[in-house]
RNA sequence: UGAGUCAGUCAGGCGGCCGCGUCGAGCCCUCGGGCUCGCCGAGGAACGUCCGGGCUCCGCAGAGCAGGGUGGUGGGUAACACCCACCCGGGGUGACCCGCGGGACAGUGCCACAGAGAACAGACCGCCCGACCGGUCCGCCGGUCGGGUAAGGGUGAAACGGUGGUGUAAGAGACCACCAGCGUGCCGGGCGACCGGUGCGGCUAGGUAAACCCCACCCGGAGCAAGGUCAGACAGGGAGCGUUCGAGGGCUGCUCGCCCGAGCUCCCGGGUAGGCCGCUGGAGGCGUACGGCAACGUGCGUCGUAGAGGGAUGGCCGCCACUCGCGCAGUGCGGGCAACCGCGCGCGAGGACAGAACCCGGCGUAUCGACUGACUCAUCCG
Repeated sequence: UGAGUCAGUCAGGCGGCCGCGUCGAGCCCUCGGGCUCGCCGAGGAACGUCCGGGCUCCGCAGAGCAGGGUGGUGGGUAACACCCACCCGGGGUGACCCGCGGGACAGUGCCACAGAGAACAGACCGCCCGACCGGUCCGCCGGUCGGGUAAGGGUGAAACGGUGGUGUAAGAGACCACCAGCGUGCCGGGCGACCGGUGCGGCUAGGUAAACCCCACCCGGAGCAAGGUCAGACAGGGAGCGUUCGAGGGCUGCUCGCCCGAGCUCCCGGGUAGGCCGCUGGAGGCGUACGGCAACGUGCGUCGUAGAGGGAUGGCCGCCACUCGCGCAGUGCGGGCAACCGCGCGCGAGGACAGAACCCGGCGUAUCGACUGACUCAUCCG
């Protein structure tokens, strides 16, 4: 310098004008609101709502069944299907990446197409033996039938270990050596998954569990329209008291008194309509020290203004910065031992994905671009 891998950061800045929403203050007001001023006002994903929790209500002695979920090991966490480290398998020259990674000797099911045959398999071609028929240059060849054979061919994603030898009519773990693999014992290492070494066994065991199923562990249900609190009006219905034995009301601070006088009170309607709370300070962000490989934890310091009508947070202009394109200028200047790197002016264009609604932790998906750090491979220079 080129090509990559991984981990992160940002999501333009300043000013002016117009506009929107909550809150606070002031004014107006027909009490519903309006005007002015001031503070504040989206994100890395606020998104999808796919997991996990907090919170709220309901249910619940305990245990189990059904149902759902998770699935290498060890840790982290409030919890997780998340994160970290490691193991095993696969990919890459490498940095590194990917894995829905328990069990297929507990049982059952399934394995398309092709192929003769797809699970304790299978004779299509071939090979070998025998009988018969035909031919013959007498070496044998061809055909039919019966039998043997899984070494060779062919089909397939997959054909019941591989290589070499013994053996045989031809063959075959039929037998032998080595290797692979399975089961099992011992030794060593590791908390563990597992790894290394060594012995024995029968010679060999297909795949599929996001098929049923088995094993281990986890899970009560619904969700902020949760839930709590204040609490009406009209119609209509019911009950009680009362109509000269006077309910209730007016004058009134109260009693007496005077006056009016046939309705009055409670309940249902309805804990309904409506208002308010829940409503944002939290498993919080940042910095630092310590522990830990890390995820993370602990201590100390510091910061802290979205909360809606479940509906606001935008637009235009100017300057600057960034990227890209075009044109002009320049062949120079600066840095470096070198390879090489950096540096001007003007015009135009561009800035995405997307938007809170109870709050957190994750995952997944979308995103114009810009930048930083560590590492790998190749090449060049010293």